This is a predicted structure of a 118-nucleotide RNA (SAM riboswitch aptamer (S box leader)) from a Balneolaceae bacterium. Rfam family: SAM riboswitch aptamer (S box leader). Rfam links the family to the GO term regulation of gene expression. The prediction has a mean pLDDT of 79. Of the family's consensus pairs, 97% are formed in the model.

RNA sequence: CUCUUAUCGAGAAAGGCGGAGGGAACAGGCCCUUUGAUGCCUUAGCAACCGCCCCGACUUAUUUUUCGGGGGACAGGUGCUAAAUCCUGCCCCGUUUGUAAUUGGGGAAAGAUGAGCA
Numbered sequence: 001c002u003c004u005u006a007u008c009g010a011g012a013a014a015g016g017c018g019g020a021g022g023g024a025a026c027a028g029g030c031c032c033u034u035u036g037a038u039g040c041c042u043u044a045g046c047a048a049c050c051g052c053c054c055c056g057a058c059u060u061a062u063u064u065u066u067c068g069g070g071g072g073a074c075a076g077g078u079g080c081u082a083a084a085u086c087c088u089g090c091c092c093c094g095u096u097u098g099u100a101a102u103u104g105g106g107g108a109a110a111g112a113u114g115a116g117c118a
Base pairs, nucleotide, nucleotide: 003116004115005114006113007112008111013043014042015041016040017039021032022031023030026089027088028087029086044081045080046079049077050076051074052072053071054070055069056067057066085110090107091106092105093104094103096101
């Protein structure tokens, strides 16, 4: 980097370095930012994907296996700590209607993170 799969309206910030743009890419919008953003480091925290622990179900039955069951948060592996993945873009259905747009819902695409395969 490619592929498979699950999730993405919740949650969680201080200090130091640094000094100009940043919010993935393109476009539009809207925000953040010299009251120092984005980024990097340290510490702290959030969460519960994997691991671990406890319980339950399944099973004739057990400490194995299975569960798209529940719980814990453990000095383990990641991740995350402005805004819904900040919003929209493509397709379908509905609403208003001056047929170009408004608005609601569903899906797709793209992206992020985990787990897994090669």